RNAcentral holds the full RNA, with entries from ENA. A computed fold for a 589-nucleotide part of an RNA from a Bacillota bacterium, annotated as large-subunit ribosomal RNA, domain I.
Context: one part of a larger RNA
RNA sequence: GGCGCACGGUGGAUGCCUUGGCGCCAAGGGCCGAAGAAGGACGUGGUAAGCUGCGAAAAGCCUCGGGUAGCCGCAAGCGGGCGUAGAUCCGGGGAUAUCCGAAUGGGGAAACCUGGCGCGUAGAGAUGCGCGUCAUCCUUACCUGAAUAGAUAGGGUAAGGAAGGGCACCGGGGGAACCGAAACAUCCAAGUACCCCGAGGAAGAGAAAGCAUGAGCGAUUCUCCGAGUAGCGGCGAGCGAAAGGGGAAGAGCCUAAACCCUGCGUGCGAGAUAGCCAGCUGGCGUUGCAUGCAGGGGGUUGUGGGACCCCCACCAGAGGCGGCUGACUCUGGGAGGAGUAAGAAACCUAGCUGCUAGCAGAAGCGGGCUGGAAAGCCCCACCGUAGAAGGUGAGAGUCCUGUAGGUGAAAGCGGGUAGGCUCCUGGGGGUAUCCCGAGUAGCACGGGACACGCUAAGUCCGUGUGAAUCAGGGAGGUCCACCUCCUAAGGCUAAAGACUCUUGGCGACCGAUAGUGGACGAGUACCGUGAGGGAAAGUUGAAAAGAACCGCGGGAGCGGAGUGAAAUAGAACCUGAAACCGUGUGCCU
Numbered sequence: 001g002g003c004g005c006a007c008g009g010u011g012g013a014u015g016c017c018u019u020g021g022c023g024c025c026a027a028g029g030g031c032c033g034a035a036g037a038a039g040g041a042c043g044u045g046g047u048a049a050g051c052u053g054c055g056a057a058a059a060g061c062c063u064c065g066g067g068u069a070g071c072c073g074c075a076a077g078c079g080g081g082c083g084u085a086g087a088u089c090c091g092g093g094g095a096u097a098u099c100c101g102a103a104u105g106g107g108g109a110a111a112c113c114u115g116g117c118g119c120g121u122a123g124a125g126a127u128g129c130g131c132g133u134c135a136u137c138c139u140u141a142c143c144u145g146a147a148u149a150g151a152u153a154g155g156g157u158a159a160g161g162a163a164g165g166g167c168a169c170c171g172g173g174g175g176a177a178c179c180g181a182a183a184c185a186u187c188c189a190a191g192u193a194c195c196c197c198g199a200g201g202a203a204g205a206g207a208a209a210g211c212a213u214g215a216g217c218g219a220u221u222c223u224c225c226g227a228g229u230a231g232c233g234g235c236g237a238g239c240g241a242a243a244g245g246g247g248a249a250g251a252g253c254c255u256a257a258a259c260c261c262u263g264c265g266u267g268c269g270a271g272a273u274a275g276c277c278a279g280c281u282g283g284c285g286u287u288g289c290a291u292g293c294a295g296g297g298g299g300u301u302g303u304g305g306g307a308c309c310c311c312c313a314c315c316a317g318a319g320g321c322g323g324c325u326g327a328c329u330c331u332g333g334g335a336g337g338a339g340u341a342a343g344a345a346a347c348c349u350a351g352c353u354g355c356u357a358g359c360a361g362a363a364g365c366g367g368g369c370u371g372g373a374a375a376g377c378c379c380c381a382c383c384g385u386a387g388a389a390g391g392u393g394a395g396a397g398u399c400c401u402g403u404a405g406g407u408g409a410a411a412g413c414g415g416g417u418a419g420g421c422u423c424c425u426g427g428g429g430g431u432a433u434c435c436c437g438a439g440u441a442g443c444a445c446g447g448g449a450c451a452c453g454c455u456a457a458g459u460c461c462g463u464g465u466g467a468a469u470c471a472g473g474g475a476g477g478u479c480c481a482c483c484u485c486c487u488a489a490g491g492c493u494a495a496a497g498a499c500u501c502u503u504g505g506c507g508a509c510c511g512a513u514a515g516u517g518g519a520c521g522a523g524u525a526c527c528g529u530g531a532g533g534g535a536a537a538g539u540u541g542a543a544a545a546g547a548a549c550c551g552c553g554g555g556a557g558c559g560g561a562g563u564g565a566a567a568u569a570g571a572a573c574c575u576g577a578a579a580c581c582g583u584g585u586g587c588c589u
Base pairs, nucleotide, nucleotide: 001588002587003586004585005584006583007582008581009580015574017538020510021509022507023506024505025504026503027502028501029500030499031165032164039100040099041098042055043054044053046078047077050074051073061094062093063092064091065090066089070082071081072080105114106113107112115134116133117132118131119130120129121128122127136162137161138160139159140158141157142156143155144154169200170198171197172196173195174194180187184234210217211216221248222247223246224245225244231239232238252492253491254490255437259297260296261295262294263293264292265291266290267289268288275284276283277326278325279324280323281322282321302470304436305435306434307433308430309429310428311427312426314333315332316331317330318329319328335425336424337423338422339421347420348419349418350417352415353414354413355412356411358407359406364380366379367378368377369376381398382397383387389401390400391399442465443464444463445462446461447460448459450458452477472487473486474485475484476483526533527532546573549560550559551558552557
């Protein structure tokens, strides 16, 4: 020196574990913000660096409930307090809530600087301090008001609203490339990623100018099937329906127009008539007609509907230029119906149910054995609408927390019911006339989106052209005829459904190089000018019983002693592999 063996050191693999993750299911909740949000800065504790909580009233204040013996967060110590007059703690409601931040008196390099006005306060005053208020835009109303007389622009005041944020989900406006096509250009990727706008607890869609086809259906949405079908496609790669059927859910409505009335503007018109509901009689005299705008009534459909005209229909009252008669209109009642989520809109009461704290809850303080420890083993009992689970010194139905089955709310919130309350009003017939959504439908050209890549229907956009009003008009995948279906060019609409959070449950999901990046003071430390990137790091023991005391040493540390079942469990702490480094020894050289 090599090989081997033994014992160590180092190292932190492996095993066991789980406080943390991941996924799914069910039920329930779902916007916040100028009454200042989201998110932060700085403070706040007797001692206080971090986290958590809170806000100068600062680990908290008030109140209403729950709850019961302890409490002053993580988190010990020291020093002090609180609590059976009910604290700490849990839940409901409220108060406070610095500064920044949409940030909004003005400014600004966020968390800072500095004003006006009013009130208060200190001061002799200068001045300081405190409270309130003062941004902009939009809408409405009012005031004021130029050039320029009226008017308008502009200015001002008041009230209401907006702004900003939100993981994911949703609607809309824009919109790639890599990739695939074994190259590549149409195509695909993909209307994806990404950017912008907007809305909400959901959004969107939605009450047939639909779909079907000789039979019929009857808004929308979601889902299973239809079906990888019919189709589309350099007919390549690939893309990919619908009807219909089974389910979830279920809800329907309001306008425009015709016509009537009222108000205002404009034009025309009469001298006794065209008007004043009709008849007779008397009376009135810018009342009338046309047109435009606004408001109210009316009206809303496809067996076409409505206006208009006629007929029928409960009661009472009132109305018009006077009187009589009739008719009409209006109001109220009755009757019927409906309603706070659309269809108008606000509130009250009662009881029900759920959520936001809880309460109670059976049966061995059984005996023996092993052990440090019994829940293990042996023996004997018991409960069970409870033998789910977790914990307790090893493996507990009967020890603890619980579990099954029950029960509970002063206050706030959700759901649904009833009543008050509020709102609405019928039927039949007629067809001469009137109305039934216009730069629209249609057509041509160019494009987009539809599974459909242009030859084509339907749909949307651009340019041009450009109808009809029910004997109208559209659709049924070019087009024509027949037939069938529907009624465009205005609008609203819950539920079923997406996502997320909470609660509960589950897992042939992970178990610390895994599972979230993050089991731990993690979006931290650290890196970067910045946008941004982004870790490592869990385990003494049942219990600190965390090693008094002695010795060596400057200390670190070590040897005794002591604790403990164990200290090669000693805090660099469970187990403790390998590389690597030693000590001893056997053999070889």

The coordinates come from a structure-prediction model, not an experiment, and the mean pLDDT is 80.